Predicted 3D model of a 347-nucleotide part of an RNA (small-subunit ribosomal RNA, central domain) from an uncultured bacterium.
Context: one part of a larger RNA
């Protein structure tokens, strides 16, 4: 490589947006490049297939034949593909009107809690654990009131829920500003579409930088315990950080261990947002989250209209195991380290 694959056995990129490229709805005319078809040119010899010869046979060797799956030239064909031209509206958008939510940014505002301070009331223990110490307290602590101050973080609602172009994600209220989804109804554009190598953009937790802030909680340390021993679980402090601004980092079980679109394929349920009938129970219908299953698929475990079914297009990626995401080499990064990414040698 040809194949065959990728939930879980090696394999779907962390996500999106988009370049080249691949791929691509119905009608019509038209061209005839691609397809198809006859024709002609050429495709050396030798070998290689296959007849049939000749040395006693064979090896060798002559002869004739076949192939030489390609190229080119002409002439026709027009069903697919494809150029061009013109039409359509069902795929894609635009429009109106209502609706929807923790979707973003940015100020405001608000109670509850911890904890500070500072005043009153009060006395001797408080804390804390398996038990205890450490620790805090007569310089009045732990307890309760008032008062102030300050960070974070928003209980109940709250869900099997709900937004997000994806993904990371988002959760007190109010305001401005930005986006989006969804029904519905016509109206309008005419295929404007899918996918996406390089490529940009976003992208938790930690971690950097610079400046800020620090209430809790809290690596690291410090004591205190347990333990044969305790660098741990356990308890008392506690910096870093968590927190805001600006800027890096670019990674994850970034997971549904399931890349994106589009079509079709038995059902029954529960539930958010529409809509449409009905007094209403409730039925139809859109689009979204769940749960059961029929077929069909699956090693099976399960999956099943949100498919891992049945098909088409794009694109990532796999190819025993260790070595090793390791080495060197190159991009990138302050830095930590990130992308890319082997072999030797072993089983």
């Nucleotide at each position: 490589u040809u194949g065959g694959g990728u939930u879980u056995a090696a394999a779907g990129g962390g996500u999106c947006c988009g370049u080249a490229g691949g791929c691509g709805g119905g009608c019509c005319g038209u061209u005839a490049a691609g397809u198809c078809a006859g024709g002609g040119g050429u495709g050396a010899a030798a070998g290689u297939c296959u007849g049939c010869g000749g040395c006693u046979c064979a090896a060798c060797c002559g002869u004739a034949g076949g192939a030489c799956u390609g190229c080119c030239c002409u002439u026709g064909a027009u069903a697919c593909u494809g150029g061009c031209g013109g039409c359509c509206u069902u795929g894609a958008g635009u429009u109106a009107u209502g609706g929807c939510g923790a979707a973003g940014u940015g100020g405001c505002c608000a109670g509850a809690a911890u904890a500070u301070g500072u005043g009153g009331u009060g006395u001797a223990g408080c804390g804390g654990u398996g038990a205890a110490a450490u620790g805090c307290a007569u310089a009045g602590a732990u307890a309760u009131c008032a008062c102030a101050u300050g960070g974070a973080a928003u209980a109940c609602c709250g869900a099997u829920u709900g937004c997000g172009a994806a993904a990371g994600g988002c959760a007190g209220g109010c305001c401005a500003c930005u986006a989006g989804c969804c029904a519905u109804a016509u109206a309008c554009u005419g295929a404007c579409g899918c996918u996406g190598a390089u490529g940009g953009a976003c992208g938790a937790a930690a971690g950097c930088g610079u400046g800020g802030g620090u209430a809790g909680c809290g690596a690291a340390c410090a004591g205190g315990a347990u333990u044969a021993g305790a660098u741990a679980c356990c308890c008392u402090g506690g910096u870093a950080g968590u927190c805001c601004a600006c800027g890096c980092c670019g990674u994850a079980a970034a997971c549904g261990a399931u890349g994106g679109a589009u079509a079709c394929u038995a059902g029954c349920u529960g539930u958010c947002c529409g809509g449409c009938a009905g007094c209403g129970a409730u039925g139809c219908u859109g689009g979204g989250c769940g749960g059961c299953c029929c077929a069909g698929c699956g090693a099976a475990a399960g999956u099943g209209u949100u498919a891992a079914g049945u098909a088409u297009c794009c694109c990532a990626c796999c190819u025993g195991g260790g070595g090793a995401g390791u080495a060197c080499g190159u991009c990138c990064g302050c830095a930590a380290g990130g992308a890319u990414g082997a072999a030797a040698c072993u089983c």
The full RNA is in RNAcentral, with records from ENA and SILVA. The coordinates come from a structure-prediction model, not an experiment, and the mean pLDDT is 86.